Context: one part of a larger RNA
Molecule: large-subunit ribosomal RNA, domain V
Organism: Candidatus Staskawiczbacteria bacterium
Order: sequence, then structure tokens, then C1' cells
RNA sequence: CCUGCGGCUAGACGGAAAGACCCCGGAAGCUUUACUGUAGUUUGAUAUUGAGUUUUAAUUUUUAAUGCGUAGCGUAGUGAGUAGCCUUUGAAGUCAUAAUCUCGGUUAUGGUGGAGGCGCCAAUGAAACACUCAUCUUUAAAAAUUAUAAUUCUAAUUCACUUAAGUGUGAUGACAGUGUUAAAUGGGCAGUUUAAAUGGGGCAUUUGCCUCCUAAAAAGUAAUGGAGGCGUUUAAAGGUUAGCUAGCUCCGGAUGGAAAUCGGAGCGAUAGGGCAAAGCCAAAAGCUAGCUUUACUGCAAGACGGAUAUGUCGCGCAGUUGCGAAAGCAGAACUUAGUGAACCGACUUAUUUUUAUAGAAAAUAAGAAGAUCAUCAGCUAAAAGCUACUCCGGGGAUAACAGGCUAGUACUGCCCGAGCGUCCAUAGCGACGGCAGUGUUCGGCACCUCGAUGUCGGCUCAACACAUCCUGGGGGUGAAGCAGCUCCCAAGGGUUUGGCUGUUCGCCAAUUAAAGUGUUACGUGAGCUGGGUUCAAACCGUCGUGAGACAGGUUGGUCCCUAUCUACCGCAGG
Repeated sequence: CCUGCGGCUAGACGGAAAGACCCCGGAAGCUUUACUGUAGUUUGAUAUUGAGUUUUAAUUUUUAAUGCGUAGCGUAGUGAGUAGCCUUUGAAGUCAUAAUCUCGGUUAUGGUGGAGGCGCCAAUGAAACACUCAUCUUUAAAAAUUAUAAUUCUAAUUCACUUAAGUGUGAUGACAGUGUUAAAUGGGCAGUUUAAAUGGGGCAUUUGCCUCCUAAAAAGUAAUGGAGGCGUUUAAAGGUUAGCUAGCUCCGGAUGGAAAUCGGAGCGAUAGGGCAAAGCCAAAAGCUAGCUUUACUGCAAGACGGAUAUGUCGCGCAGUUGCGAAAGCAGAACUUAGUGAACCGACUUAUUUUUAUAGAAAAUAAGAAGAUCAUCAGCUAAAAGCUACUCCGGGGAUAACAGGCUAGUACUGCCCGAGCGUCCAUAGCGACGGCAGUGUUCGGCACCUCGAUGUCGGCUCAACACAUCCUGGGGGUGAAGCAGCUCCCAAGGGUUUGGCUGUUCGCCAAUUAAAGUGUUACGUGAGCUGGGUUCAAACCGUCGUGAGACAGGUUGGUCCCUAUCUACCGCAGG
């Protein structure tokens, strides 16, 4: 060196299972004051479904009563006719009872009484309840119809027993039951929805339009880059004609002051332009006044911008107006924000069309209103959650472990030297600052791995670095000695045992020469463990209406692999 055998398990990002965590897409189960339905339930109406009595209400008919402004013998409803009417069939008066009332009276009945009472005439807008007819308001009684509520009945219905029989008896009873219909309720059940962006996702925030910077001197240009605004307003803040010039500083001047109004000088647009910002504006685009409505109708050459659709500007012509002496100017506002496509239904106007005609209806055409459709190029008329009981398809396009890059943070060293150190910057320290190194912390990025790279701690076995804890050798000392402090060299060897906790760490106890700092996938689970974390069960607290949730606590909870290759430890043969 080759071959074989026996071991071991560090590596072959070993085998097994298209990762269960995370994200994306889909599904399922569950919840509810998500949306929309629906079984069921409740209530009303109606059919099956009939009879009577009473109460209440309404309407109609009949009878009887009823009617007070002022003036006036007085409680005059309205209209018409008429000069007479009532009375021994009992007038006036008086007594009693009842009704009504504006408390004055009126009406009715009965007793007594025994012959008169009232109208025409005066007063009044209107003349007699003297008489007759019609009618209104209010009231009472009776009758009829309808409705309401209560109650009674029996013949439908239903139930029990019975019969050959749907036959009989009893109970119940127009209720119940059943059909149709309307409303309410209805996670009991069902179908679904529950946005996207996002230096992983969630939470937060944002989503359309305008202005500036980023933007790299044409235009355009991203980010969860830096700043702000808008979802209107104005009948003048529009048009035109004419006129005017702000603002600040200084000086002077009664009350008068920092600042009112007055005068002078200087600067020169800093003022103002409804509102954000930018651009722009001086006989104006600012301020004031006169007259006014062009904040018009029908078009439109030509351009800007732009994927498209939207968007922006507009010469000029015709009509009709306003202002101006005229030339002319005017189709809103100094400009750029002040917004919403279709569908849909409602409205106004018209009749080209359809329904055979008329009426009527529909459609069409023109016009104008209805959207925080704000997720603002707008899914539907209409929509929230939980899943650790979960499932499927995918992703290292995207997180948690480890690695990688980086080095803000961390650690280590150096420079400067204000100051401390009695004095003295540098024995030992060292502010404010500056420069490096390491790749041990916390991070940032998301580069390999999601058809799987097993995660904390312990046990076992360790290997390496040196920025050395001990032992060794030195320099300095604010080193007398002993003991120290600090720096340099040095990795040969060594670097404890217990109590508590799952702990690493830490605290405590007792030792030691010392009880080092790190790296090795925070070494090591195809070596062990499984206490913690991190499935399914369950309890508590808190949150949630709930399903459920919680780097909150608690109890419990399957750790597979016979070694092919490399490496390593042995043995044997050539």
C1' cells in the first nucleotide's frame, strides 16, 4: 500500500414522510347583534261556519222635546201661508210631582178652580208656540241594519264508548283542527362574504385630486422618502369703463401708549391677490367707483397631453347682449385642487317607433337631479369573525433555528490629553473628541435550505484559539519587606464539590494554586435524556356577545433507523 473481518457513529446538509411552524392560493368545521334565505313558532284576515240574548258604537225611520248678544212685557232657530185661533171634551189663577235649564224660566202629568186666554197695534235687521206645513242644531224613547265585546244554544267539526251501518249515547262546540294569505320572529338549519399595499405576516398607517423638494438645467421618474393642502366659495370676489398704489423703518406732532389719525425722508414690492404651495402680477392680475349679466346659444381651424378612456387651450364664423366717445373687450373668477364611468329607477319636454284603432301604456330622443360607488378606472341591490380539531395545493418568490453578508449596537485596542492623583497629564485613572480591530451580544438584509438543515438545558466525549484564571519569565510602580496594581512574553499542564431553579445565567455554602474568556451548526439527539419551549385533553386569571385568544400561570402528553461510502479504533492475510 491492497484485501477481508470486528467495532464506533463525526460527515455523506444520511434514510423515512411533496414541513404540521410561517406566508400565499383554495377548502372545510365552528361562532355571532356579518349578509341573504329558510324549517319552526306567534299573530291577524278568510273558507270550512250556524242560531239567540245583552252591552257599546254608527246609520236610517217614527214620535216627542229643544233653541237666552243688544233693545224689547220675554229663553224670538230658519223659510212659507194666513187674520184669526184655543176653551164646559174645562180658560186664567193656585197646589203637588217629574224632566230640562243661561237658575230668569220652559215643558209634561195630576188635584183644585169655574170663564176666560192669545194674535193684529208700540219696540225690532227679521213677528208671533195664534194656527198650519217644511226644515236645521241638540236631546230622549222605540224599531231595523251593520260592527264590537260578553254570554247562551246545537246541528257542522272533534273526542270517548258503542253499532252490521256516517248506527246510537255522552262530552265538546262554531272555539279548536285544517287549507289559503299577510306580517313579525327565527345561527334551529343553509349558502356565502369577510380588500389590497406591506423590507415575512399581524397591529398601526395608507388608497382619489392639487402644490413644492427628492428629480440628476427639455418632458417624465420610485420608496411605509421630506413638507403641506382639497372634497369649496363668490350675484360679486363675474363683465366693462374710469381712476388709484401698497408695506416697512426713522424723524416730527395734543390727549395718543410698541401699535389709531397727520406731515417729512429713506428702502423699493418685503404688501395684496377668499383658501395650501409654487409660478406670476404695478397707469396691474392689487384697491376704489359707475353702468351692468358674455357665469350666453349654434359651431369650430389648429394644438397640448396621453396605452385607452378621461383631461387642457383655442383662431375664427353666425345669432343675441353688456360696457365704452371709439379702437375694442367680454363664451365667469391671476393660474394650477374643490371630484365619479356605465347600469338603474324617478322627473321635465317631444312624438320618430310599437301594442289593430281611441283612451292608455311602453320604447326612443333631448335635458337636468340622485353615489365618503373615498378600496375614489367604480365586483353584488345586499356581507363579519374563530380554528391548537384542522385539511389540500404551493413557496426558501417569505418569517422563526443555524450558516452567509454587514458592523448601527456590543466587545477589544490605539491617538489627543481637560482633569483626578498633596506637588506631578500618562504609578494608576482619564472627560470632550478621533481612528482601528474582532465577528462572542442585540440588530439589519432575506443569499443556500419549507419534495424537512430536529429547537433550550443537562449527561458523555471532547478538539482548537489566546484577548492567560493558576503555575513560568520579565519592565514600571504612588515597589522598604510581605502582599498588591499595571504592562510585555508565554497555550506545556491544570482549571472543585454541593443547596435552589427545566434552567444557561445567577444567588448561597464549603474549598482551591486557579475555580479563564471564547470558537467548534449558541460542538455533540442515525450517542443518551426530554425537565423547559411548541399539537391534540383540562383548570385559573384577563380579553372577547361568541367561536376562541394570551413571549400569562398550571397538570398531562409515542424521541424511529439492522451502517452502503468516507473518517476513526482494533485484528488477520497478501